[in-house]
Molecule: THF (Tetrahydrofolate) riboswitch aptamer
RNA sequence: GGCAGAGUAGAGGCCGGCGCGUUAAGUGUCCGCAGAUGGGAAGUUGCUGCGGAACGAAAGCGAUGCGCUGCGGUGCCGGCUUCGCAUCCGCUGCC
Numbered sequence: 001g002g003c004a005g006a007g008u009a010g011a012g013g014c015c016g017g018c019g020c021g022u023u024a025a026g027u028g029u030c031c032g033c034a035g036a037u038g039g040g041a042a043g044u045u046g047c048u049g050c051g052g053a054a055c056g057a058a059a060g061c062g063a064u065g066c067g068c069u070g071c072g073g074u075g076c077c078g079g080c081u082u083c084g085c086a087u088c089c090g091c092u093g094c095c
Base pairs, nucleotide, nucleotide: 001095002094003093004092005091010083011082012081013080014079015078016077017076018075019074020072021071022070029053030052031051032050033049034048035047039089040088041087043085059069060068061067062066
C1' cells in the first nucleotide's frame, strides 16, 4: 500500500416476570430546544430528554369498593434471536 473483517448509541421479532391505564395516561404523528452516541476526529435523516400542537381507544363478568378475563401500536426488567454510523484515522486477519 491492497483486500477482507470486528466494534457504539440503538432498532425489530419471540418468550417470561412485575406493573400502569381502561375516570385515557401511555403509544403513534408533527414542530421547537437541549443532550448523548464505535478507540480518536467529525456528524446525522437514527436515539434520548423537555416544551408545544393536532389526533385518539374495549370492555365484560362475578361481586361490592374487591377479584377475574380481556383490551392498549402501554412501562420496566430478564432471556433468545436478527439488524446496526456514510467519511478520515486507528484496531484485527491475509497478501